[in-house]
RNA sequence: GAUUUAUAGAGAAGAGGUAAGAGACAGGCUCGAAGACCCUCUGGCAACCUGGAAAAUCCAAGGUGCCAAUUCCUGCCAGAUGUGAAUGGUUCCGUCUGGGAAUAUAAAUU
Numbered sequence: 001g002a003u004u005u006a007u008a009g010a011g012a013a014g015a016g017g018u019a020a021g022a023g024a025c026a027g028g029c030u031c032g033a034a035g036a037c038c039c040u041c042u043g044g045c046a047a048c049c050u051g052g053a054a055a056a057u058c059c060a061a062g063g064u065g066c067c068a069a070u071u072c073c074u075g076c077c078a079g080a081u082g083u084g085a086a087u088g089g090u091u092c093c094g095u096c097u098g099g100g101a102a103u104a105u106a107a108a109u110u
Stems, first nucleotide, its partner, number of pairs: 001110008013042005021031003025075004043067003047064003050060004071102001076099007084092003
């Protein structure tokens, strides 16, 4: 890197360094010189693995992971809906629901 399975409405920040962008991609929206993002240290959370408690469940924090916003929202399809828009028969837009895609993480296989 690829494949499979599972999960994604919960949870968890301080200091130092650096400096202009960052939130995967596109659009929106947001964060950011009152210093974001990233790196280091310390602290924390507990999703999967692991260990313990007979077990639902809880505890631990060894491995991976994570610590703005639901995976920040939407993206494709279907259904419902509207004092909506265009219009002449359907298309668009908004909202809600379901499914899917994409992404992330874990575990297993390769």